[in-house]
Small-subunit ribosomal RNA, central domain from an uncultured bacterium, 350 nucleotides, folded computationally.
Context: one part of a larger RNA
RNA sequence: UUGGGUUUAAAGGGAGCGUAGGCGGACGCUUAAGUCAGUUGUGAAAGUUUGCGACUCAACCGUAAAAUUGCAGUUGAUACUGGGUGUCUUGAGUACAGUAGAGGCAGGCGGAAUUCGUGGUGUAGCGGUGAAAUGCUUAGAUAUCACGAAGAACUCCGAUUGCGAAGGCAGCUUGCUGGACUGUAACUGACGCUGAUGCUCGAAAGUGUGGGUAUCAAACAGGAUUAGAUGCCCUGGUAGUCCACGCUGUAAACGAUGAUUAAUAGGUGUGGGGGGUUCUGACCCCUUCCGUGCCGGAGUUAACACAAUAAGUAAUCCACCUGGGGAGUACGGCCGCAAGGUUGAAACUC
Repeated sequence: UUGGGUUUAAAGGGAGCGUAGGCGGACGCUUAAGUCAGUUGUGAAAGUUUGCGACUCAACCGUAAAAUUGCAGUUGAUACUGGGUGUCUUGAGUACAGUAGAGGCAGGCGGAAUUCGUGGUGUAGCGGUGAAAUGCUUAGAUAUCACGAAGAACUCCGAUUGCGAAGGCAGCUUGCUGGACUGUAACUGACGCUGAUGCUCGAAAGUGUGGGUAUCAAACAGGAUUAGAUGCCCUGGUAGUCCACGCUGUAAACGAUGAUUAAUAGGUGUGGGGGGUUCUGACCCCUUCCGUGCCGGAGUUAACACAAUAAGUAAUCCACCUGGGGAGUACGGCCGCAAGGUUGAAACUC
C1' cells in the first nucleotide's frame, strides 16, 4: 500500500461548533479541465520478447520486428465528473399559528427533617452491637413541650415519564434565555452532509483565593473483632461535601454501538402534536408526524444477540485497531500552581 475490521474478541474521539479538505438534489444551455477516440513527435543504445541467421550445437554473437503500458503537441467526441450561466422545489433554512418539557442563568419564597442554643416538664439511664465497649449523662442526659439559630437537601406526585449535544437536570414562584415538535405551504432557492488542525462545553475527586460549615465524612484517634486486623462493625472526627470567581480536563464520560442520508414484514405499550369518526363528550375507534420502550420475521452475527431507535441492505465524511507482557511506562515536546493530563516508543521476554 491492497485487503480486513471497531456492542461483548484489539479498535468509535466524552460532547458540540466549525476552518481547510472530501462528498453533494432536479432540468436546460455552454465550456472541454478530468475522461474517451484518432493522429504526429518523442520514449538513445545495450538489455527484454518474437522471427530469421551464423560459430558442428549451446552459451555468446549478428539482423529484423515487437514492446517500451509514458510524456508533449494536435484534431475530434460530450454520457459522466468539474468550471460558467439560467431555471426549479422535493434537501436545508425563514415566516406565521400553536404545543409539551426536572433545558440553562439570576433573584425571591416555603414546609418537613437534622444539629445546636435557651427555657419548661421529668429521672436514671441513653446510645450502640452478632455480643460488647469506647462515647454521652445527677454540672440533670435520653424522652417530651415551647421558642430561637444555622446550613444543606427537596418526601409524596414519580413513571419502562420528560428535557438537554454530551456531562447532566427535580420544592414553589418571578424575570431573562436556548432548543425541539406539530400545522400552514407564504418566503429564500442547494444556502447541504461530514469535519484533520482549532475553539467551546465537560460528573466526581483534586487544586488556588475568599466566604460558609447543619449533615455526612477520606485522613486521624479511641472501642471492639481477630492468631494478627494498619480492615469489615461501633463512638468520635479534620479536609472535603455548600457558595463566589479561577484552574484541572479526566470516568465502566456506556447503548462499552461516531455523524448524516435513503429504501426495507409485522405485533403491542407509552410521552407530545395534527386530522377524522361520533347527536355531544369521552378514559372509545381509525389515521398521520416526532420521541421513547418491549416482542418478533427476513437479513446479519463466532455465538450471545441485533432486528425501522439495526449490529440488516446501500452511500458520504471523520476517528480508531493490527498477538500477550514490558506500558499508557521511559524519553522528548506541549499544557498545568500542583496533582497530573496529552502525545507516546524501544530493548527484553512468552